This is a predicted structure of an 87-nucleotide RNA (c-di-GMP-I riboswitch aptamer) from a Clostridia bacterium. The organism belongs to Clostridia, within Bacteria. It was read from a public genome assembly, where an Rfam model found it. Rfam family: c-di-GMP-I riboswitch aptamer. Rfam's curators write: GEMM was predicted in a large-scale screen for bacterial structured RNA regulatory elements. Model confidence (mean pLDDT): 82 of 100.

RNA sequence: UUUUAUAUUGGGCAAAGCAUCUGAAAGGAUGUGACGCAAAGCUAAAGGGUCUAAAGUGGAUUGCCACCAUGACAGCCAGCUGCCAUA
Numbered sequence: 001u002u003u004u005a006u007a008u009u010g011g012g013c014a015a016a017g018c019a020u021c022u023g024a025a026a027g028g029a030u031g032u033g034a035c036g037c038a039a040a041g042c043u044a045a046a047g048g049g050u051c052u053a054a055a056g057u058g059g060a061u062u063g064c065c066a067c068c069a070u071g072a073c074a075g076c077c078a079g080c081u082g083c084c085a086u087a
Stems, first nucleotide, its partner, number of pairs: 012037002017032006035075001041080003047077002049073003056067004
């Protein structure tokens, strides 16, 4: 690329990167883009774990260090719920 066959299929979500915006940061939003995912759907004090440290506290003293979520992560585990097929 072509042909054939098959069902209740013809689909869903969207990593990294890039652009813009936002945030102190972690991160988030939109667009683009697909690494992957049969739960990559929902749940953040109703469990664990991880990340950041503005404010605050303490120590230093030349703009530093440590602690700390009330911030964040569900595509880390986990809990809850659901679709299709077969038996």